Small-subunit ribosomal RNA, 5' domain from a Candidatus Cloacimonadota bacterium, 531 nucleotides, folded computationally. Model confidence (mean pLDDT): 81 of 100. It was read from a public genome assembly.
[in-house]
Context: one part of a larger RNA
RNA sequence: GGACGAACGCUGACGGCGUGGAUUAGGCAUGCAAGUCGAACGAGAAAUUCCCCGCUUGCGGGGGAAAGUACAGUGGCGAACGGGUGAGUAACGCGUAGGUAUCUGCCUCAUAGACUGGGAUAGCCCCGGGAAACCGGGGGUAAUACUGGAUAUGUUUUUCGAAACAAAGGUGGCCUCUGUUUACAAGCUGCCGCUAUGAGAUGAGCCUGCGUCAUAUUAGCUUGUUGGUAGGGUAAUGGCUUACCAAGGCGAUGAUGUGUAGCCGACCUUAACGGGUGACCGGCCACACUGGGAUUGAGAUACGGCCCAGACUCCUACGGGAGGCAGCAGUCGAGAAUAGUCUACAAUGGGGGAAACCCUGAUAGUGCGACGCCGUGUGUGCGACUAAUUCCUUCGGGAUGUAAAGCACUUUUCUAUGAGAUAAAAGCUCUUUAGGUUAAUAGCUUAUUGAGACGGAUAUUAUUAUAGGAAUAAGCUCCGGCUAACUCCGUGCCAGCAGCCGCGGUAAUACGGAAGGAGCGAGCGUUGUCC
Numbered sequence: 001g002g003a004c005g006a007a008c009g010c011u012g013a014c015g016g017c018g019u020g021g022a023u024u025a026g027g028c029a030u031g032c033a034a035g036u037c038g039a040a041c042g043a044g045a046a047a048u049u050c051c052c053c054g055c056u057u058g059c060g061g062g063g064g065a066a067a068g069u070a071c072a073g074u075g076g077c078g079a080a081c082g083g084g085u086g087a088g089u090a091a092c093g094c095g096u097a098g099g100u101a102u103c104u105g106c107c108u109c110a111u112a113g114a115c116u117g118g119g120a121u122a123g124c125c126c127c128g129g130g131a132a133a134c135c136g137g138g139g140g141u142a143a144u145a146c147u148g149g150a151u152a153u154g155u156u157u158u159u160c161g162a163a164a165c166a167a168a169g170g171u172g173g174c175c176u177c178u179g180u181u182u183a184c185a186a187g188c189u190g191c192c193g194c195u196a197u198g199a200g201a202u203g204a205g206c207c208u209g210c211g212u213c214a215u216a217u218u219a220g221c222u223u224g225u226u227g228g229u230a231g232g233g234u235a236a237u238g239g240c241u242u243a244c245c246a247a248g249g250c251g252a253u254g255a256u257g258u259g260u261a262g263c264c265g266a267c268c269u270u271a272a273c274g275g276g277u278g279a280c281c282g283g284c285c286a287c288a289c290u291g292g293g294a295u296u297g298a299g300a301u302a303c304g305g306c307c308c309a310g311a312c313u314c315c316u317a318c319g320g321g322a323g324g325c326a327g328c329a330g331u332c333g334a335g336a337a338u339a340g341u342c343u344a345c346a347a348u349g350g351g352g353g354a355a356a357c358c359c360u361g362a363u364a365g366u367g368c369g370a371c372g373c374c375g376u377g378u379g380u381g382c383g384a385c386u387a388a389u390u391c392c393u394u395c396g397g398g399a400u401g402u403a404a405a406g407c408a409c410u411u412u413u414c415u416a417u418g419a420g421a422u423a424a425a426a427g428c429u430c431u432u433u434a435g436g437u438u439a440a441u442a443g444c445u446u447a448u449u450g451a452g453a454c455g456g457a458u459a460u461u462a463u464u465a466u467a468g469g470a471a472u473a474a475g476c477u478c479c480g481g482c483u484a485a486c487u488c489c490g491u492g493c494c495a496g497c498a499g500c501c502g503c504g505g506u507a508a509u510a511c512g513g514a515a516g517g518a519g520c521g522a523g524c525g526u527u528g529u530c531c
Stems, first nucleotide, its partner, number of pairs: 001531004006527005013376006019369002026332003030329003035077003040074002048065007084287003093212008102204002107200007115149004124139006154165004169192006178185003213259003220250003225247008262284004266277004289310005312323004340366001342365003348362001349360004379409004390399003414468006423458001428452003433447005475520005480501003487514004496503002
């Protein structure tokens, strides 16, 4: 000199873009952060209101609308993404370059199929237990839930004879064929699903070469240890695991131990080589109160799933239960120190759905903080009698100083009143034309023409017009040398200063004050860390 996720002191006008719990991976009140599908399924209210009857004082009964709506349940998909943190980890964890003994829901393409049966169960009703959480018994019910048989293009196993393995429907439209009540189906057909197999894409698993901090005041370490055979296990290789056999394997090219640490793209610095760092953003890994465990699933460290143990907190009728902010806000604590219990799903993206749409603290926005970078302003011109004040003085004068006052002007900003965007085009409904499917001029679907409704959190915004008035806006540090900038007064080795050298003991340019000056400027200085 440069840099910072900074802090502290003094000061503080505005805007744009960024950035903000680095310490206690300490504890957490409250709200929200993962749902969705009625075009898989069975069931299905009430408030309120209208009508009729009884009765009329309340009221009682029946029917309609609300409504096949709400809440709940079975089932499917999602919840393994997105978001957070860096405790652990010196490791195939990460980086880079390769490999294969493997799996891969949704998506794309291709081939073949989708036949025929069955029994349950939740919700619901009845009964019971419990303070609650919740639980038990009985009755009856549906499915794309569960399951038997058939078939097997295929796939798997094989002693090459053979054996084993599937499926589910839903929702629109139509009458060519068949059947009939002449508009419906067991018929035909569109779309969404279902089953088997193959290929792809995407994502993941595993293995290997090389690289990856300090310490020898850590020198020996290892028994599933190193290798083989056989069995088991896995999606898959492998001591991954078990039995048996052999006695190996690693190490001064630093094993083992100990300490520290998430790794990288990158960031800071430097002419470069190097050195340092790993905040924000992006990739990978690990973790989710602490320690274990499995389950479901295409996929699990399963943060807002389950079970067990532990610590802690809460409820309790003392028998027993509930919880997990390292999601977004917020709170306490500790700390030098780090923000709103804000708005919206309008855009982008994600989940579900045929779609409309719903959900989304991802995201988009806004608020707070000079925390950083960049930009703008705090006026402009003229103005000498060199006014006054203050300071210095050799008492002549000099400095402050064109500075002020005064005159003329401007309005970036500011205030008031109006106007006012881009970001939004898709999608939806109707419609025109052409193609595909089809028996079909239905329907569905692709492209296309035109019209309509809906459609912006930000936003009382950006921007812009008019009016007003210099109006609303400057500080901080330093002045002995390094280092730009000097005099007076006070103090008297005192009080104090100080980055280094060093100042101060009676004329201190070094302490404190004043006046003047220098530097930077919405900042200036100090402290800390790195180059």